Context: one part of a larger RNA
Molecule: small-subunit ribosomal RNA, 5' domain
Organism: Chloroflexota bacterium
RNA sequence: GGAUCAACGCUGGCGGCGUGCAUGAGACAUGCAAGUCAAACGGACGAUCAAAGCUUGCUUUGAUCGUUAGUGGCGGACGGCUGAGUAACGCGUGGGUGACCUGCCCCGAAGUGGGGAAUAACUGCCCGAAAGGGUGGCUAAUACCGCAUGUGGUGGUGUAUUCGAUUACACCAGUAAAGCCGCAAGGCGCUUCGGGAGGGGCCUGCGUCCGAUUAGCUCGUUGGUGGGGUAACGGCUCACCAAGGCGACGAUCGGUAGGUGGUCUGAGAGGACGAUCACCCAGACUGGGACUGAGACACGGCCCAGACUCCUACGGGAGGCAGCAGUCGGGAAUUUUGCGCAAUGGACGAAAGUCUGACGCAGCAACGCCGCGUGGGGGAUGAAGGCCUUCGGGUUGUAAACCCCUUUUCUCAGGGACGAUAAUGACGGUACCUGAGGAAUAAGCCACGGCUAACUACGUGCCAGCAGCCGCGGUAAUACGUAGGUGGCGAGCGUUGUCC
Numbered sequence: 001g002g003a004u005c006a007a008c009g010c011u012g013g014c015g016g017c018g019u020g021c022a023u024g025a026g027a028c029a030u031g032c033a034a035g036u037c038a039a040a041c042g043g044a045c046g047a048u049c050a051a052a053g054c055u056u057g058c059u060u061u062g063a064u065c066g067u068u069a070g071u072g073g074c075g076g077a078c079g080g081c082u083g084a085g086u087a088a089c090g091c092g093u094g095g096g097u098g099a100c101c102u103g104c105c106c107c108g109a110a111g112u113g114g115g116g117a118a119u120a121a122c123u124g125c126c127c128g129a130a131a132g133g134g135u136g137g138c139u140a141a142u143a144c145c146g147c148a149u150g151u152g153g154u155g156g157u158g159u160a161u162u163c164g165a166u167u168a169c170a171c172c173a174g175u176a177a178a179g180c181c182g183c184a185a186g187g188c189g190c191u192u193c194g195g196g197a198g199g200g201g202c203c204u205g206c207g208u209c210c211g212a213u214u215a216g217c218u219c220g221u222u223g224g225u226g227g228g229g230u231a232a233c234g235g236c237u238c239a240c241c242a243a244g245g246c247g248a249c250g251a252u253c254g255g256u257a258g259g260u261g262g263u264c265u266g267a268g269a270g271g272a273c274g275a276u277c278a279c280c281c282a283g284a285c286u287g288g289g290a291c292u293g294a295g296a297c298a299c300g301g302c303c304c305a306g307a308c309u310c311c312u313a314c315g316g317g318a319g320g321c322a323g324c325a326g327u328c329g330g331g332a333a334u335u336u337u338g339c340g341c342a343a344u345g346g347a348c349g350a351a352a353g354u355c356u357g358a359c360g361c362a363g364c365a366a367c368g369c370c371g372c373g374u375g376g377g378g379g380a381u382g383a384a385g386g387c388c389u390u391c392g393g394g395u396u397g398u399a400a401a402c403c404c405c406u407u408u409u410c411u412c413a414g415g416g417a418c419g420a421u422a423a424u425g426a427c428g429g430u431a432c433c434u435g436a437g438g439a440a441u442a443a444g445c446c447a448c449g450g451c452u453a454a455c456u457a458c459g460u461g462c463c464a465g466c467a468g469c470c471g472c473g474g475u476a477a478u479a480c481g482u483a484g485g486u487g488g489c490g491a492g493c494g495u496u497g498u499c500c
Stems, first nucleotide, its partner, number of pairs: 001500004006496005013372006019365002021330001026328003030325003035074003040071002043068012081283003090208008100200003105196008113147001115145002122137006152175001154173007179188003209255003216246003221243008258280004262273004285306005308319004336362001338361003344358001345356004375405004385396004410437006419427001444489005449470003455484005465472002
């Protein structure tokens, strides 16, 4: 000098765009953050209409529409947050997978026949303070289970082929489905298989901080055979067998740390860092575990244990903000319990649409960058006041006053968007445009001994104090304090921390 997620002191007019718990991965009141589908299903409730019965304003039946607890489907594995752990195939980069998986989506082939038994809701009874639970009875389905068919796919055998776990053919075994909407045409689905796209799992070469005042480490350890397990290879796991495996090219141990694209600095080489944005990983009160599922060992799912908090009728229960706001605490320090689904994107749905603290916006903060303003021109051999003075004067200083002008900004009034292809705008009566008014609403901070740009007076008297280094202060201090003046930067200016 540059940089900063900054903080502190003094000061502070506006706008645009960004950024905003770095500390206790501390604890959390309250609200919201993941639902959706009635065109899968049986009910319940309500409304309208029609018909019938009549007790004339009710009952029954049917149709249509709406709402919905439950069964069922899809989604809750995305999106959002955090960086505790991790020195590791975690990440980066290049490969491999003949060792693998893949819901929704796209393309292609074939099929969608015929049956059965339950169960929630509902209802009767019972237990419980509650959370909730038990039992009897009824019922539906795209829920569940057999049968048929078998294009195919799977397993086995045989023949041929291949380096091979490849391919072709034949035979045998066993293996699938679901309907809904529509007058219809048809549409949406369902099942099996092949391919694709996108996504993932696993393996691997190379790279990836400090310490040797850590030198030896290891028994599922290293390898083999076999069994199990997985989508899949593998000591992944187990039984047996062998005795191996790693290490000064730094094993093991200890410390520190999420990694990267990048960011800052630097002429570069390099050094430091890894906020915001993007990709990957890891975590979800702490530890462990599996279930469901195409996908999880699952932030707002389940089970167990623990700590903590809350309710309780003391028997027993409930909870998890490292989602968005917000509270307490910690800290030098970090915001609103805002508006909207209008846009973009996501989930569900045939759609209308519903949900979406993702997101779009607004609010707060000079926290940063950028832009603008606080007026412009004229105006004295120079007012007053201040300061200095050799008392002559000098300086503040064209500075002010005063005259003329302008209106960025400001205030008021009127119009008023783009963002939205037909409708739909939170932002927002915002941006912007027009008119009116009036210099009006708007300047500070630090320094002035040398480094370093800028000097005098008074006060103080090694005191009070200053200070980045050198050093100032003990009676004329350009170095302390105040004033005038000057220099620098300017809605900022200084100080401190950190990096180059």